[in-house]
Context: one part of a larger RNA
């Protein structure tokens, strides 16, 4: 490469959207490009097969036939697939009326605990630990009340909930903006999936510029612990953690499970509709969990949210190390990301 394969043995791209490509629903008619079958043509010789024949056999020469799977032009066929015109509704959108969410962004307000300050009350311990000890405290701590700041999170409701493409998303409220369901018609008529390259998005940490800076807390400092302790434990503590503008662009970014369609036994909770109301039991449509029939799995296991059955596009796997290194390239302010080898060696 081909085959085979990606939940855990290498392997699903961190997610989305969408150019090129691939791939596509139903009916009718025309082409006849793809495809098929016929004839002609050409497809040099040797060479390779098959048949005979010469060197004493072979090898190796001869000779005859086959083939040379191709290319060209004609002549038919017309299901499949392209094309062209034409009609359709089931896919896929709209448009209507209604639900529902911690969806996203900006503003503004709340209380509870924390610190810190001032003041009153008050006397000697406070704090911490296995057990101290360092720390704080007669300069009045620690506890307790009042009264101001301040910054960062949002008990309890709270769920195996619920939204969101993934990251992620939680106090109440405005305003603004997506959005997914359902529920009856009506409209457009394949308008659809997928997605290399590309664009936006993307936790935490880290980076720049400026604010902010209660608490917590990398680094560091001291106490302790130890044989040692550059550490677990304990006092403190800068960056950080927050905002607000640009960068980074990585994660066990995890369902370790890629999108999209269609099809395959059942029981039972839940969450948003609808129906029909007596929630008495069934019902149905998106969701979201468990437990199992068949299947499937090497086994754990999945099991209508499939890892069963089958179509389509993408991405990615091909012993372990070396090594996600090195070089080149690109990308960033760096840090460091993307892409990614050999030698050697088992």
């Nucleotide at each position: 490469u081909u085959g085979g394969g990606u939940u855990u043995a290498a392997a699903g791209g961190g997610u989305g959207c969408g150019c090129a490509g691939g791939c596509g629903g139903a009916c009718c008619a025309a082409u006849u490009a793809g495809u098929c079958a016929g004839u002609g043509g050409u497809g040099a010789a040797a060479u390779c097969c098959c048949g005979a024949g010469g060197c004493u056999c072979a090898a190796c020469c001869u000779c005859g036939g086959a083939a040379c799977u191709g290319c060209c032009a004609u002549u038919g066929a017309u299901a499949c697939u392209g094309u062209u015109g034409g009609u359709c509704u089931u896919g896929a959108a709209u448009a209507c009326g209604g639900u529902u969410g911690a969806a996203g962004u900006a503003g503004g307000c709340g209380g509870a605990a924390u610190g810190u300050a001032g003041c009153g009350u008050g006397u000697a311990g406070c704090g911490g630990u296995g057990a101290a000890a360092u720390g704080c405290a007669u300069a009045g701590a620690g506890a307790u009340g009042c009264u101001a700041c301040a910054g960062a999170a949002c008990a309890c409701c709270g769920a195996u909930c619920g939204c969101g493409a993934a990251g992620g998303c939680a106090g109440c409220u405005u305003a603004c903006u997506a959005a997914a369901c359902c529920g009856a018609u009506a409209u457009u008529g394949a308008c659809g999936c997928u997605c290399a390259g590309g664009c936006a998005c993307g936790a935490a940490a880290g980076c720049g510029u400026g604010g902010g800076g209660a608490g917590c807390g990398a680094a560091c400092a001291g106490g302790a612990u130890u044989a040692g302790a550059u550490a677990c434990c304990c006092u403190g503590g800068u960056a950080g953690u927050c905002c607000a503008c640009g960068c980074c662009g990585u994660a066990a970014a995890c369902u370790a499970u890629g999108a999209u369609c269609a099809c395959u036994c059942g029981u039972u909770g839940u969450u948003g509709g609808c129906a029909a109301u007596a929630c008495a039991c069934a019902g149905u449509c998106a969701g979201u969990g468990a437990c199992c029939a068949a299947g499937c799995g090497a086994a754990a296991g999945c099991g209508a949210u499939a890892a069963g059955u089958g179509a389509u596009c993408c991405a990615c796997c091909u012993g372990g190390g070396g090594a996600g290194u090195a070089c080149g390239a690109u990308c960033g302010c760096a840090a460091g990301g993307u892409u990614g080898a050999a030698a050697c060696u088992c």